RNA sequence: AGAGUUUGAUCAUGGCUCAGAUUGAACGCUGGCGGCAGGCCUAACACAUGCAAGUCGAGCGCGAAAGUCUUCGGAUGAGUAAAGCGGCGAACGGGUGAGUAAUGCAUGGGAAUCUGCCUGGUAGUGGGGGACAACGUCUCGAAAGGGACGCUAAUACCGCAUACGCCCUACGGGGGAAAGGGGGGGAUCUUCGGACCUCUCGCUAUCAGAUGAGCCCAUGUCAGAUUAGCUAGUUGGUGAGGUAAAGGCUCACCAAGGCGACGAUCUGUAACUGGUCUGAGAGGAUGAUCAGUCACACUGGAACUGAGACACGGUCCAGACUCCUACGGGAGGCAGCAGUGGGGAAUAUUGGACAAUGGGGGCAACCCUGAUCCAGCCAUGCCGCGUGUGUGAAGAAGGCCCUAGGGUUGUAAAGCACUUUCAGUGGGGAGAAAAGUUAUUCACCUAAUACGUGAGUAGAUUGAUGUUACCCACAGAAGAAGCACCGGCUAACUCCGUGCCAGCAGCCGCGGUAAUACGGAGGGUGCAAGCGUUAAUCGGAAUUACUGGGCGUAAAGCGCACGUAGGUGGUUUGUUAAGCUAGCUGUGAAAUCCCCGGGCUCAACCUGGGCACUGCAGUUAGAACUGGCAAGCUAGAGUAGGGUAGAGGGGUGUGGAAUUCCAGGUGUAGCGGUGAAAUGCGUAGAUAUCUGGAGGAACAUCAGUGGCGAAGGCGACACCCUGGACUCAUACUGACACUGAGGUACGAAAGCGUGGGGAGCAAACAGGAUUAGAUACACUGGAAGUCCACGCCGUAAACGAUGUGUGCUGGAUGUUGGGUGACAUAGUCACUCAGUGUCGAAGCUAACGCGAUAAGUGAUCCACCUGGGGACUACGGUCGCAAGAUUAAAACUCAAAGGAAUUGACGGGGACCCGCACAAGCAGUGGAUCAUGUGGUUUAAUUCGAUGCUACGCGAAAAACCUUACCAUCCCUUGAAUCCCAUUGACCGGUACAGAGAUGUACUUUUGGAGCAAUCCACAGUGGAGACAGGUGUUGCAUGGCUGUCGUCAGCUCGUGUCGUGAGAUGUUAGGUUAAGUCCUUCAACGAGCGCAACCCUCAUCCUUAUUUGCCAUCGGGUUAAGCCGGGAACUUUAAGGAAACUGCCUGCGAUAAGCAGGAGGAAGGUGGGGACGAUGUCAAGUCAUCAUGGCCCUUAUGGGUUGGGCUACACACAUGAUACAAUGGUGGUUACAACGGGAAGCCAAAGAGCAAUCUGGAGCAAAUCCUUUAAAAACAAUCUCAGUUCAGAUUGAGGGCUGCAACUCGCCCUCAUGAAGUUGGAAUUGCUAGUAAUCGUGGAUCAGCAUGCCACGGUGAAUACGUUCUCGGGUCUUGUACACACUGCCCGUCAAGCCAUGGAAGCUGUUUCUACCCGAAUCAGAUGAGCUAACCGCAAGGAGGCAGUCUGACACGGUAGGAGGAGUGACUGGGGUUAAGUCGUAACAAGGUAGCAGUAGGGGAACCUGCGGCUG
Repeated sequence: AGAGUUUGAUCAUGGCUCAGAUUGAACGCUGGCGGCAGGCCUAACACAUGCAAGUCGAGCGCGAAAGUCUUCGGAUGAGUAAAGCGGCGAACGGGUGAGUAAUGCAUGGGAAUCUGCCUGGUAGUGGGGGACAACGUCUCGAAAGGGACGCUAAUACCGCAUACGCCCUACGGGGGAAAGGGGGGGAUCUUCGGACCUCUCGCUAUCAGAUGAGCCCAUGUCAGAUUAGCUAGUUGGUGAGGUAAAGGCUCACCAAGGCGACGAUCUGUAACUGGUCUGAGAGGAUGAUCAGUCACACUGGAACUGAGACACGGUCCAGACUCCUACGGGAGGCAGCAGUGGGGAAUAUUGGACAAUGGGGGCAACCCUGAUCCAGCCAUGCCGCGUGUGUGAAGAAGGCCCUAGGGUUGUAAAGCACUUUCAGUGGGGAGAAAAGUUAUUCACCUAAUACGUGAGUAGAUUGAUGUUACCCACAGAAGAAGCACCGGCUAACUCCGUGCCAGCAGCCGCGGUAAUACGGAGGGUGCAAGCGUUAAUCGGAAUUACUGGGCGUAAAGCGCACGUAGGUGGUUUGUUAAGCUAGCUGUGAAAUCCCCGGGCUCAACCUGGGCACUGCAGUUAGAACUGGCAAGCUAGAGUAGGGUAGAGGGGUGUGGAAUUCCAGGUGUAGCGGUGAAAUGCGUAGAUAUCUGGAGGAACAUCAGUGGCGAAGGCGACACCCUGGACUCAUACUGACACUGAGGUACGAAAGCGUGGGGAGCAAACAGGAUUAGAUACACUGGAAGUCCACGCCGUAAACGAUGUGUGCUGGAUGUUGGGUGACAUAGUCACUCAGUGUCGAAGCUAACGCGAUAAGUGAUCCACCUGGGGACUACGGUCGCAAGAUUAAAACUCAAAGGAAUUGACGGGGACCCGCACAAGCAGUGGAUCAUGUGGUUUAAUUCGAUGCUACGCGAAAAACCUUACCAUCCCUUGAAUCCCAUUGACCGGUACAGAGAUGUACUUUUGGAGCAAUCCACAGUGGAGACAGGUGUUGCAUGGCUGUCGUCAGCUCGUGUCGUGAGAUGUUAGGUUAAGUCCUUCAACGAGCGCAACCCUCAUCCUUAUUUGCCAUCGGGUUAAGCCGGGAACUUUAAGGAAACUGCCUGCGAUAAGCAGGAGGAAGGUGGGGACGAUGUCAAGUCAUCAUGGCCCUUAUGGGUUGGGCUACACACAUGAUACAAUGGUGGUUACAACGGGAAGCCAAAGAGCAAUCUGGAGCAAAUCCUUUAAAAACAAUCUCAGUUCAGAUUGAGGGCUGCAACUCGCCCUCAUGAAGUUGGAAUUGCUAGUAAUCGUGGAUCAGCAUGCCACGGUGAAUACGUUCUCGGGUCUUGUACACACUGCCCGUCAAGCCAUGGAAGCUGUUUCUACCCGAAUCAGAUGAGCUAACCGCAAGGAGGCAGUCUGACACGGUAGGAGGAGUGACUGGGGUUAAGUCGUAACAAGGUAGCAGUAGGGGAACCUGCGGCUG
């Protein structure tokens, strides 16, 4: 510090996700030791049991027992324990976070207060009195607990005296206190108790301090406005009461205030802080442990005591719950420490000790202390250590992989040599301990050896932890490694299994038979006594942007203006000091963080010091800037004057053209409408035309990116009323300005209300069409509405998708309205102000683009945005007559949605061009019969493959057996091959038998080589073993190779340069031209490559050479005839090599180019004809059955052999062909002319036989020699005469021939007979542009035989092409795009089904809260005080005072009635989301086939359609 993910790719926007750190965690797997920390986050749920607050005999009275001793009397225990009175404490310490958004907390201030114990000062501590517990007796009760009478002490209680200081005061005065206890003692006195003295602990009053507490103020302190108004003791005053104290704290009276958009009130949530986590920081989140504050103690209320409480382990009352009960009544409160149940994913021991620290009481000893210190449990976290170290290659074995060579695990192990931390055993052994106490010495104090203080000596002691830390010894590598991950992000790869299954997954995504992504294994990577997962927070996220974002098109500028609060504000001077700046002071607790040190062996941890705590307050200075105040200025703004332009607004009136209607005239059969029609109108006279009239609405031309207005918007003409703008010159005011939350006015169209009006147009509706349907588009009609007046509505793509005003920043060129100047003055030019356009510099922008009318650059104010969907929605509020508008969520769901630009592809977009693409023609196919192939069906099998063009006379250039892969039967199992072992000796061959055959059995014949031999070798059979053979089994979507197709179309790319952020572009576009990216010119391109063309083959002309088997002109011979012979090399031919054609020449056109048109010459003319040759790529095209090949599968079978069958089936459908339908013909006869080929298991001559197929025959030929080999159409005459025929030949019967082991299933041919359909073929569709189509025959491959197929050959030999509008295909450029699997694309809505969350809903059930009223426990205050009554007064009677009781007021719980808020649930119902393959259509994206979209209204199964005005996206 970034990364992944939207796309075919790109940039930007934008969300989602990851890598980091952290935790009071939990879960899974695993687990050696120690140190330091931490440990109910949930039910403030309920609690059994034990403990957590007592102490003081030096305040007081009373006063045992057990035990021991005993003389049996008693003594001792012992004036001890216990209980009681009294004092202090119990308000601390400990727990918890329910409540509380301020009675709290944090920071800083303040005045009207209290403060036990403690410290310091001052003054005292005199003298009396009456009770009550305990105790005793009686008594009630189950108990808890009481009641009556009697006795008694005090540091308990109450008077009196005294009063420096204290309190009150009218300044005269008045008021108020106490308690004693303990130790010691020289002198004096004594009732012998003591007095007295002294020391000490107490006590009283008071002043200060310290500590602690109470109160007030300022600032800060979560979310919601779908909470906007709240408040009656409320706000203030006067007086009184009350309190420790100010105060409506309370009360009486008076006034009507107080709070609130700077967020009151209400609702929800929440203890706050130091800090903690994260972060570069600013921030964000959090508030366990530790520390400060607050609140609470079963729930609610209340007071008492006290210095302090409205009191966790106190009291009273009410309530809920639990327990005891004799049913009458009682008891209780773990949010103290342990512990239990429950809840929960989840959190420990019913431990030890007061040794230390601290607290309470005490003079003290001491007692108490679940505070605390320790231990136990838990890997919960942090830190440290260990699980060994060195050596060791035969690179062991085993595992895994393998290209079979090896690699890896791996120096890893074993082995050898060492060490012993930790754990274990044994032994030693600090520190935490100092005080206190006993005895004693000294000093000070003193009368003192007292008391106290300080110092010292001696003695006896005090440790829970603890088997401590630490040290030493012993033994032995001994007891100690796991977890996650390995597709990318992200370090780490292979095999097997599985086969869209099982599963994984943080995001993208993986899995459908070769998964580095699932599961296992080997290996590797990371961390390590832990590792992963889950949850949560911050970060990354500049993704709420203060630091530090945006708003034309990505989300985002209010429809527009006016204006309140608020914010901001020209220039000069003076002053002030609020902001601001600087210094100083106080505070900002400690701990934490950071820095420097120190202590545990290190570290974590602990500890000393410092910094810091960015804050708040006070104070002293400063005066530039902002603000305040004061005084000025004129550049902003405004006012006055003269002009100018204008569809600016409102009102009244007038006008002409046109449509429609009415009346009349003329006139006759149609009009109208459409893609074509029909509905409609018309012989009752339309349309057309003329005249007259009525009525409403809108204003042609002018008219213009012209004008005006804030926007919406405004268009005939005239008049009236009225707003604003611009310009010019001078004068005046003197900052008067800008923006603008709320608020207010205006605001197209549609729509609503009331009343008019209604010509045209026209939602709805109707009809006729179109259509599969057509609730639409086009047509004919047509009621609202459109128009007017008044009143609502308040929205639009209300758009420049661009808020308002303002300063600054190059230019060019139009145009509107003014002004100034010059000149050659109907005008032109220059300058300037205000508008309105276009193009462009810098700059900006993701790009597109913007560019003085900014989207540039500054500053001001306002509105708005924060992923898509859900959702311009729901609920609630406000407005509205309604329609609806406005404000505006959540659950849930997805990993995208969206912008700009790029390359393609596509378009029922455009331009240009080409092609037998159409057109023009010729011949066909589609109809018939047959052949062949395919589908389908059938079958035991009908083997398999090919399936739009690019499968279907295709693989197959030959299925009777074989082929053959299929089916049925019968057989073989190392097999039809190689290797090894054993055995036999032959094998082969022959014969016989069985069998359908394969095969089996029997017999027969018979070994070879080497060696003396045993034996060995070779070969063959049989048996055996395992390595293997074999597979036309599977996967063409694992592959190679080969092939098809676009397409013989003209394209496809690269290097360098340039442009662009980039994908990419340029080049390759443009203007011409070409068959061609062929060539030329131009050009930010210059070059190059694969393609095109050419080079190759063949045909056409000529030449040279050559001359047999071919040829024969001349010469000779020869024949009835014949290159037959000699000979020849001229010709033809053959086959080698050359020549020739290049737009080379001429004319014209063209840019003078490329080239095109015409012509000449030429055998051939513009690539001369034909062929081979097929760019980058596309179709996961075809082929695993040609072959090869990875993986998988079968192995007595999916292999091998055999016989027979099948591939040849047959209702039917399609494809390709053959033959025809006839006279341009058929039939019989006669006569001509080819080329390419083939031939030895072959071609086959002559001759003969047969009607013929064919047979006999045997000459020639391995071929320019022989054979195939009569070519046919054609020609010549003849016949048939338009008929299902002398056409056509299917089918069938009979008889033959040939091949072959074999012709039944299932071959071909011949003869005779038979003589079907068919008379030119619907929709549709194919081929062909010249030696072509058409037509005619011939040959070849395959092949024993079988050709209508295929390949090749020649003969005869046409027609037509105006042309590119249309169909199909292709190319280039351009345009649009929501497509990129690329239009067979994408995609919308209803309906049907499953699932999910949610709104409404008659109601139902909890909850919170308000108002009014009722009730009124305990308590406090007041009243009363008839009953009772110790202290004081009084001689007494009695009084003062007090208590019980009663009453009044306030008040908790509770109750009644009504309201408000919120939650849950709810028959039914609404829409929404989501879900591989449901239904209906096709709305959108291309002109998406009616351009789309938004507002509004109506309509419709549904997308949607239509009307009105608007926008261009």
The prediction has a mean pLDDT of 84. The RNA shown here (small-subunit ribosomal RNA) has 1513 nucleotides and comes from a freshwater metagenome. Rfam family: Bacterial small subunit ribosomal RNA. Its family is annotated with structural constituent of ribosome and ribosome in the Gene Ontology.